[in-house]
RNA sequence: AACUUAUCGAGAGUAAGCUGAGGGAAUUAGCCCGACGACGCUUCAGCAACCUACCAUUCGGCAAGGUGUUCCUUCCAACUCAAAAGAGAAAGAUAAGUC
Repeated sequence: AACUUAUCGAGAGUAAGCUGAGGGAAUUAGCCCGACGACGCUUCAGCAACCUACCAUUCGGCAAGGUGUUCCUUCCAACUCAAAAGAGAAAGAUAAGUC
């Protein structure tokens, strides 16, 4: 990388340092963020609870470690069903496992 399973409308930073122009997965159309410094990296803090550890065997607890994550529903629409509301799928993200 690929495959499988689960979850994805909740939650949590006006943080500090470095960098310096785009970013929100892809394309199109909107919308939002960004020199009052976005995105990215590092540190600290938090959120959460997929895995490991520990406790409990009772559904669970805990939050040390491995990830993840801390603007807008995966920001929103596109494909299928439906008059519509909405539902589903595809794709994507995260975790664990398999090879």
Model confidence (mean pLDDT): 85 of 100. A computed fold for a 99-nucleotide RNA from Facklamia miroungae, annotated as SAM riboswitch aptamer (S box leader). The sequence is in RNAcentral, with records from Rfam. The model forms 94% of the base pairs in the Rfam consensus. The organism belongs to Facklamia, within Bacteria.